[in-house]
RNA sequence: GGGCUCGUAGCUCAGCUGGUAGAGCGCCACAUUCGCAAUGUGGAGGCCCCGGGUUCAAAUCCCGGCGAGUCCA
Numbered sequence: 001g002g003g004c005u006c007g008u009a010g011c012u013c014a015g016c017u018g019g020u021a022g023a024g025c026g027c028c029a030c031a032u033u034c035g036c037a038a039u040g041u042g043g044a045g046g047c048c049c050c051g052g053g054u055u056c057a058a059a060u061c062c063c064g065g066c067g068a069g070u071c072c073a
Stems, first nucleotide, its partner, number of pairs: 001072007010025004019056001027043005049065005
């Protein structure tokens, strides 16, 4: 320098063919217990790496950039 894959909640990830974002773990509160853990119920937390384009509507399509992984040179 080039090819491919990826970039979504604190972490690991899902989100098929565009319709205003979810799971598990973690965190907080309550219940249960003498107390802790476990368990149950509820809750907080992200507008989806950045910029632009297409569209009535973009995490999702297109272009550029940045970053990570991998392969080739």

This is a predicted structure of a 73-nucleotide RNA (transfer RNA) from a Methanobacteriota archaeon. The RNAcentral record of the sequence draws on ENA. Its Rfam family is "tRNA". The family's RNA type in Rfam is transfer RNA. Model confidence (mean pLDDT): 80 of 100.